The RNA shown here (c-di-GMP-I riboswitch aptamer) has 83 nucleotides and comes from Halonatronomonas betaini. The sequence is in RNAcentral, with records from Rfam.
[in-house]
RNA sequence: UAAAUAUAUAGGCAAAAUCACUGAAAAGUGGUGACGCAAAGCAAUGGGUCUAAAGAUUUAUCUAUGAUAGCCAGGCUGCAAUG
Repeated sequence: UAAAUAUAUAGGCAAAAUCACUGAAAAGUGGUGACGCAAAGCAAUGGGUCUAAAGAUUUAUCUAUGAUAGCCAGGCUGCAAUG
């Protein structure tokens, strides 16, 4: 110096719920709030999962161009005292 791991210091993020807005919906954005997180920072590349407006069609089924990074893997970047 780099990587891994345990415990810290100073901090960081923010689940559920709720209010408002956007959206066909899933869900997202902002406020309140903290379940948790050493990448719970960025990013939709692969897989998984969710939704089904539009389309198809068997009229209740199929389908992502929609969504999910706090589902998993991979990629990029970052803080840090001691062992």